Annotation:
Model confidence (mean pLDDT): 75 of 100. This is a predicted structure of an 86-nucleotide RNA (c-di-GMP-I riboswitch aptamer) from Paenibacillus sp.
């Protein structure tokens, strides 16, 4: 100088306020923990929501079931990509 390269575990965390949305949530500012992949992607589980829908009920009042919503800091997949400690 060049090449190659790891298992496993343990551990942290908060809110408040403006926006927009039925809602889950996004999203600017303030703040907090923490992540070489927790960095980008809604391809597959998966979890939340249930507005339009459907179905029961009904004096009123609602209950269930469903994503064209939504979560990449729930796993996987794809992709980019840092360090070379041992």
């Nucleotide at each position: 100088u060049c090449g190659u390269u790891u298992c496993c575990a343990a551990a942290a965390a908060a809110u408040g306020u403006g926006u927009u949305g039925a809602a889950a949530g996004u999203u600017g500012g303030a703040g907090a923990c923490a992540c070489a992949a927790a960095g980008c992607c809604g391809c597959g589980g998966g979890u939340c929501u249930a507005a339009c829908g459907u179905u029961u009920g009904c004096g009123a009042c609602a209950a269930a079931c469903u994503a064209g919503g939504a979560c990449a800091g729930c796993c996987g997949g794809g992709u980019u990509g840092c360090c070379a400690a041992a």
The model forms 94% of the base pairs in the Rfam consensus. The RNAcentral record of the sequence draws on Ribocentre. Its Rfam family is "c-di-GMP-I riboswitch aptamer". Rfam describes the family as follows. GEMM was predicted in a large-scale screen for bacterial structured RNA regulatory elements.